[in-house]
This is a predicted structure of a 75-nucleotide RNA (transfer RNA) from Candidatus Iainarchaeum sp.

Formats: sequence, structure tokens, C1' cells
RNA sequence: GGGGCAGUAGUCUAGUCUGGUCUAGGAUCUGUGGUUCGGGACCGCAAGACGGGGGUUCAAAUCCUCCCUGCCCCA
Repeated sequence: GGGGCAGUAGUCUAGUCUGGUCUAGGAUCUGUGGUUCGGGACCGCAAGACGGGGGUUCAAAUCCUCCCUGCCCCA
């Protein structure tokens, strides 16, 4: 220099292919309440995320493009 893959809560992950039923679902963690003599386990509730910019569209986590970061391959 060329090519490919990936980036979503503190952590892990579904959704992307085929745009809409998603004010983004689940697990774990945290806070709080219930239960218990107390704790654990269990149950309820709450908080917490689409790497950044631009574009297409009535509508973008999803499509296009540029950039950033990580990994792999070629030279």
C1' cells in the first nucleotide's frame, strides 16, 4: 500500500442478511422492595447502550460513504 471481519448498557450478547410490530430484547452487575430471626437462593421494581460525521428514505442499530479503533490475510 491492497483486501476481509468486527465495534450495541460496567461486562457478555440478540437484532443487521430481508429497514417499520424496537421510546433497542436477554443474561450478569448495581440500587431498592418482598420473602427470612438474619444471610444465601428466589421473586418484583428501577437505572444503564447502537464507535464518530455525512448521505439515501415517509422511516436507519440495519442501506451507502468517509473517518476512528481492534483482529486477520496479501505485498
Rfam family: tRNA. The family's RNA type in Rfam is transfer RNA.